[in-house]
RNA sequence: CCUGGCUCAGAUUGAACGCUGGCGGCAUGGCUAAAGCAUGCAAGUCGAGCGAGAAUCUAACUUCGGUUAGAGGACAGCGGCGAAAGGGCGAGUAACGCGAUCGUACGUACCCCAAGGUGGAGGAUAGUCACGGGAAACUGUGCGUAAUACUCCAUGUGCUCUAAGGAGGAAAGGCUUCGGCCGCCUCGGGAGCGGCGAUCGUCCUAUCAGCUUGUUGGUGAGGUAAAGGCUCACCAAGGCUUAGACGGGUAGCGGGUGUGAGAGCAUGACCCGCCGCAUCGGGACUGAGACACUGCCCGGACUCCUACGGGAGGCUGCAGCGACGAAUAUUCCGCAAUGGGCGAAAGCCUGACGGAGCAAUGCCGCGUGUAGGAUGAAGCGCCUUCGGUGUGUAAACUACUGUCAGGGACUAGAACCAACGAUCAGUCCCAGAGGAAGGACCGGCUAAUUCCGUGCCAGCAGCCGCGGUAAUACGGAAGGUCCAAGCGUUAUUCGGAAUCACUGGGCUUAAAGAGUGCGCAGGCUGACUAGCAAGUGUUCUGUGAAAUCCCACGGCUCAACCGUGGAACUGCAGGGCAAACUGCUAGACUUGAGGUAGGUAGGGGAAGACGGAACUAUCGGUGGAGCGGUGAAAUGCGUAGAUAUCUAUCGGAACGCCAAUGGAGAAGUCAGGCGACUGGGCCUGUUCUGACGCUGAGGCACGAAAGCGUGGGUAGCGAACGGGAUUAGAUACCCCGGUAGUCCACGCCCUAAACGAUGUGCACUAGGUCGUGGCAACUCUGACGUUGUCUCGACCGUAGAGAAAUCAUUAAGUGCACCGCCUGGGGAGUACGGUCGCAAGGCUAAAACUCAAAGGAAUUGACGGGGGCUCACACAAGCGGUGGAGCAUGUUGCUUAAUUCGAAGCAACGCGAAGAACCUUAUCCAAGACUUGACAUGCACGGAUUAGUUCAUGGAAACAUGAGUGACGCUCUUCGGAGUGGAACGUGCACAGGUGCUGCAUGGCUGUCGUCAGCUCGUGCUGUGAAGUGUCGGGUUAAGUCCCUUAACGAGCGCAACCCCUAUCGCUAGUUGCCAGCGGGUAAUGCCGGGGACUCUAGCGAGACUGCCGGUGUCAAACCGGAGGAAGGUGGGGAUGACGUCAAGUCAGCAUGGCCCUUAUGCCCAGGGCUGCACACGUGCUACAAUGGUGCAUACAGAGCGACGCGAGACCGCAAGGUGGAGCAAAUCGCAAAAAGUGCACCCCAGUUCGGAUUGCAGGCUGCAACUCGCCUGCAUGAAGUUGGAAUCGCUAGUAAUCGUAGAUCAGCUACGCUACGGUGAAUACGUUCCUGAGCCUUGUACACACCGCCCGUCACGUCAUGGAAGCCGGGAGUGCCCGAAGUCGCCGCGAUUCAGCGGUGCCCACGGCAAGUUCGGUGACUGGGACGAAGUCGUAACA
Repeated sequence: CCUGGCUCAGAUUGAACGCUGGCGGCAUGGCUAAAGCAUGCAAGUCGAGCGAGAAUCUAACUUCGGUUAGAGGACAGCGGCGAAAGGGCGAGUAACGCGAUCGUACGUACCCCAAGGUGGAGGAUAGUCACGGGAAACUGUGCGUAAUACUCCAUGUGCUCUAAGGAGGAAAGGCUUCGGCCGCCUCGGGAGCGGCGAUCGUCCUAUCAGCUUGUUGGUGAGGUAAAGGCUCACCAAGGCUUAGACGGGUAGCGGGUGUGAGAGCAUGACCCGCCGCAUCGGGACUGAGACACUGCCCGGACUCCUACGGGAGGCUGCAGCGACGAAUAUUCCGCAAUGGGCGAAAGCCUGACGGAGCAAUGCCGCGUGUAGGAUGAAGCGCCUUCGGUGUGUAAACUACUGUCAGGGACUAGAACCAACGAUCAGUCCCAGAGGAAGGACCGGCUAAUUCCGUGCCAGCAGCCGCGGUAAUACGGAAGGUCCAAGCGUUAUUCGGAAUCACUGGGCUUAAAGAGUGCGCAGGCUGACUAGCAAGUGUUCUGUGAAAUCCCACGGCUCAACCGUGGAACUGCAGGGCAAACUGCUAGACUUGAGGUAGGUAGGGGAAGACGGAACUAUCGGUGGAGCGGUGAAAUGCGUAGAUAUCUAUCGGAACGCCAAUGGAGAAGUCAGGCGACUGGGCCUGUUCUGACGCUGAGGCACGAAAGCGUGGGUAGCGAACGGGAUUAGAUACCCCGGUAGUCCACGCCCUAAACGAUGUGCACUAGGUCGUGGCAACUCUGACGUUGUCUCGACCGUAGAGAAAUCAUUAAGUGCACCGCCUGGGGAGUACGGUCGCAAGGCUAAAACUCAAAGGAAUUGACGGGGGCUCACACAAGCGGUGGAGCAUGUUGCUUAAUUCGAAGCAACGCGAAGAACCUUAUCCAAGACUUGACAUGCACGGAUUAGUUCAUGGAAACAUGAGUGACGCUCUUCGGAGUGGAACGUGCACAGGUGCUGCAUGGCUGUCGUCAGCUCGUGCUGUGAAGUGUCGGGUUAAGUCCCUUAACGAGCGCAACCCCUAUCGCUAGUUGCCAGCGGGUAAUGCCGGGGACUCUAGCGAGACUGCCGGUGUCAAACCGGAGGAAGGUGGGGAUGACGUCAAGUCAGCAUGGCCCUUAUGCCCAGGGCUGCACACGUGCUACAAUGGUGCAUACAGAGCGACGCGAGACCGCAAGGUGGAGCAAAUCGCAAAAAGUGCACCCCAGUUCGGAUUGCAGGCUGCAACUCGCCUGCAUGAAGUUGGAAUCGCUAGUAAUCGUAGAUCAGCUACGCUACGGUGAAUACGUUCCUGAGCCUUGUACACACCGCCCGUCACGUCAUGGAAGCCGGGAGUGCCCGAAGUCGCCGCGAUUCAGCGGUGCCCACGGCAAGUUCGGUGACUGGGACGAAGUCGUAACA
C1' cells in the first nucleotide's frame, strides 16, 4: 500500500429499564400462556300475526268470603324477522389461502323496477288448567284452544320437467280517520353480496430425488345452488418432477410500514380488504345464507353443583381476576352523535360506537419569565506560576408582562323540524414572578479538561483499550459540551456494508479455475433477402378499493391532527400502429466449422521380437591380508582365501553419449535400436458441404506416486525391522544389513505444490531477438544465404493493466460467449447423514464455541551455525604475566546488637574512598539527652539581661543546676549612671531539618559501543505509498580520505586540520641557571670579578607540503621506490568523542518534582561497628633465586613539593629517631640517597647467605587517646613457596620488560593503591583459514521488546461448547389391524289419513386401542477430538 473481517457516528419502535418530571392537543397501550377464569354487561324486537292473561283500576251485585263485566297489560308461550352482521384473535394454513388480471357450469332474505294473483275447506298444537316424577336441570299423562303456525282442493299469465302427446305446481292476513296503508303468493329484471374456475406471483432446505391408486383420464350414474373423482361402478394406465415434484422447517396474506440516493433489505402493531379460528376433535339440523364465538348432538380434557341417581359450563366480546413475563390501562359515563337489529310508528336493544379515566408510550405545541442593572459586591467553590478564576447580569435593586396552573361570571359551537349534551369547547374578569429543570457525556472515533482520591486494587469499556504512585479513560469535585420535560441504557430493523456486488465485486501470489478431456439438456451463435409480430417501442381503453406517501388549498390561535381536490400507485389485461434489433418461418452465401488431394516433423499410443554397457550371483584361474565404510569410527565381509584381477555363464531392472532454453500428447505423462498396427498435428491447393459452431449443470472416460486383490518375477534400490555410530537422549540425520514394495498380467483405488498455483473458445491491440516444423520468392541450377509467410516453443520490451511483485499478440491488456469457484481467522475439509470403495479411504459437507484479527505484496531495520569485500594486539608470530604460595586490598557469602549505603557481564569488584583509631560516619548498633531545635528568615510579646570567661556540684560526655565576672550601638550625662534599642536571650507562632523513598518523574555529569566512520538535511528526480536516490558502482585511503563514473546537485554534524607537549635550527633575553677565554682566591667547589660563546631557561620564529625524481595507475586520486633532510608520507604523544544505543550509572557530590517523618526518619553526646572469618572470586605486592643474594667502593636523571612547612652542617643513638637550629615563600636553601649500572669480594644450587610470612621481646614517632584498630626500628623467630591444572590477560618501539624518584589526600597511617617522572631497554608480525568485535554491499526472514526474537506438539490442571455410545425419556407426521359415539345417506319391519315417529341394520367415520417402523429432540456410565486459560513438564518441529 492492498485484501479482509470486527466496531462506531444516522434514522426507526405497540418497547422495557435507570434518573428526573409543569401544562395542553392528537394518537397508541398483553408482542409472553390460541394457558385458566369469579362477577356484571356485550342480541334482541314486533300486541298493527295469535290465543291466554297476573298485579292494579272502574262499575254492578254480594251470603261481605267474594262474584260478574269492563279497562289494563306484566311474566311466559305460539308465530315473524334478526340472531351467518357488528366485535375479538392469528392457533392452524406454503394453500387457488392471499395478491394482480381475466372468466361463469351458479345462488341471493331484506331493497328497487315490471307482470299476474290473493277462491274454498280442514285437522292439530304450545301456552293455560288438573294430576304426577325429580335434589336439581328438567319432564310425563289428561281435558281443551288461536293464528300471517300446519294440511288439502281449486286456478295458474308466466315457471319446471318432457318421449313434445302431456304432466307437475301458490298464497295470509292485519290496521284504518274507509281515502288507503302495511303485508302474502308466482314469475321476470336490477343493484349489492356471495359460490366456483383459469393465468401469473408468493420464505428456507437437495445432508428431502423420486412421488402418486380416486392416483390421471374416459363412459355412465349419484350428489350439489352450480362445473368437477366431489362420490360410486366399469374401462384405460396414466399424472407430477432438477424451471425442484414428494418430504422437512418456518409463516396468516395484501393495501401498507421502517430504512435506503435508488435498486433493494426488513416488516405486517394501530386503520382498511381477504382468509382462518372460537376449550380440543367429529357431526349434521335450521335457514336466503352456518356446518353457526355468547345454537344443537356426540366423544376427550378441565372447572363447578349434587340428595351420588344425575346435571351445568366455555371472556381469541367490554371491563376485571390470578398466572406468565422486562412489559401493556377503568369491574367508568352515555346511547346526545355515527351506524346496526326489530317495529307502521312512538320506541326498545346495541361494552359497535361516542366520550371520560390511567401511562412522558410516541408525535406536536407552550411554559418555567421580560427589559435594565458591574462594585464584576459579599458569601461559597476551584485552580494556583500567588498574579488569579468560577458562580455571574446571575442576584440584590428598578420597571414591566400575565401564557399555563388557581378563583369567579357568562355562553356561541359539536345539534338536528320540535324536544333531547355522556363529554368537550368558547368569552370576560380577579390575583400575582409567584407553583414549574433535568439527564447524559468530556482518551481517539466524537462537540467538550483540570485538581484530588485510588495504585493491575476498586473499577471502566461500543471498538481500540484505560488502571502496577504524578490516570484529561476508575471514583469525587470544579469547569465545559450536547439535548431538554425529558435524557441515557438495553433490545429491534434498515443504513453506512460495493461486506452476496441487478444497479454494483472478485478468483497468478490476499478466500476463490474443477487434475484433464468427450458430451445430453441448457445458454450463446457468421454475412444476405423476404415474411410474421412472441419479445421490443408508441398510443388508446379497462383496472390498479378507500386510507397512507407526495402536491395544492382549506379547518382547529400554530403545529401534530383533520377535510377537499389533484397527482401517484413504476403493475396487470385488452385494442390499434411500427418492424430497426432479438426471436420464428422460408430462401440464398462462404469468411466460421468440417471434408478432400498432395506433402511433412515427432521419446504420441499399444503389442512383438532384438541389443550393448553396468550390477549382482555362480563355476574356474591368478593372488595372499586385508576389504569396506566414515567427519572420525564401528557393526559387516575375509586364511573355509575376501577385496583386486581374468575367462565363462545365469538373471532382472534401467537405457549413457546424441540431448537442447529441443519434440509429442487433453492432462497424467512419453527416450536403447527395429519393423508391422494405430490416434492426433502442421503446411500447400482457381477442390467439396454450406453455420454443420462455441461452451457445457448432471453424465461418461482418462488420470503420477503410494496403497489394495489374484498370479508371476525379484539384479539393484529399499518403508518396516535388526545392528553400528552420533547424542544429555537419538524410536532421526551417517554407516552395515534387509522384508513389503519398486517390475509384469488382470482388476480396484481416484488423490497430489495433478502448478503457468493463471478454465475453454473467438476477435482486436507497438516492436525486437532466438529456437522447432512446413511453404514460397530471389541469385542460371544445387548447396548456402537473403526475404516473405503459416504453426508451435522461449526471452526482452511499448501502451495498457496491477496492491505491488509483475503480466505484456502464449496477457494478468481491450471486448464477447459459456462453465466452475470465493465471501474474516480458528473450529474443519472435521462431525452427522448420504453415496462410492475389498480395505485404506474418497466425494458431498455443517454447527456450537472462540478471536479482533488472520492474510498478500513491497519498505526500513535487526538477525543468520547466508554470501562477498575490509579493518582491529581479533587470531597468528613473540615477550612478560594472572590462575598454584604468603601477604595487601576490594567483593560475595557467612557471622553480628551493628558489621551504614551505593556499584553487578564486557562497561561492579586497589570502584564512590586523593587517607574509617575519636572526628569523618550516614534511620549502622546499644545507652543517655533536646524539641522553634546544630543552621536560615519573618512576626508578636517579655524582661534586663546577654556573648565571652572563671569556679563549684552531678555526670561517661552531651548537658543540667548554682555562684562570680562581664563586653556592644545610639542619645543624654553631674561620668555614678539613666533611657532606648541593633544584636543576643526567653516564650509563642510561621517554619527549620532529613545521606528518608523514587536515577523507572528529572537537570547536570559520567560510562559503553568507539576515535568505530559513520549520521543526516535542502532542492530535484523515481515510487499510489512506506521509502529510495544522493550515501550505490570502479579505484584509493587511517578515514563517507580523495578521484572517476553517475538523476542527481549541494550542504551540515563527524574524519582531517586549527590547540598543547615533544624531536632540529635560528633570533631575542641572561638570574637564582651556565663558565670557553681573562683576572683573583681556596684543602676543594662559578667561590668571587667578569662574560653571553656553549649548555640551559622561556618567548618569538623557521621547518614537512607527496614539494622534487623514477615507476605503476583511467591524461585521475593515489600507491611503490629514491634524493635531500633533525624529522617523510597523519614524525611520536595528548586534548578533542557525530546521530544515537543500553528506562546503563548517580536523588549519598550538587540541584530538583512528587511522596514520607516532625518530642523524630530531625539534632547532641560517649562507647562500639564500618577492620568481624569455615569459604569463594577479582586486582595487586613479594618471591621461589646465580642474568641471583650479601658486603664494601663508585657514576649518571627527570619531574615535583616545602612556612601550622622543608629542615642542612654538627652532636647523641646499632637503628627508627632525638637534640639543635644555619638556610629557604625557593632555577639561590631544603626534601635528596636516585636505583638498576660499574668495580672488587664472598656465597656454589641447598628450602640455601633464596624467600620473607608469622610470632616474641625491646624501642621510636604522630596524636586528647594507638585494646578493639596506626606506622616505623633493632634483636630473635624463619611459614608457604623449587615457576604454578583447566583456563585467561597485557603489549607492535623508546613500546613490552625492568629500575628507582616525586606528588595529591594527610596529625599519623594500612600506599604493595592511584597519578605523574625519568633510567636501562628487547623480541616478533608468514599471513587473514579460524575465535572475538566492527564497517560497507548483497541475500533470506513467519523477527520489529528486533535471535536473550518468534514458535510447535504431547503430557498435567481448570472452564466451556460439541461428536460417538449400551440404553432410557418425550414429541411430530404417517401406515396396517381392532373398536366404532353422534350423524348424513341407504335398506328392512312396525306404525299411521298424511307428515312424522319407533325398532333393527349397511357404508363412511371422531376419539380410543394394538403392532411394526420413521423422524425430531432431551438425557446417558464411558469415550473422541476442539476452544480458551499470568507464571507447570518434556523436548526443538517451523521461521535466517
Annotation: This is a predicted structure of a 1440-nucleotide RNA (small-subunit ribosomal RNA) from an uncultured prokaryote.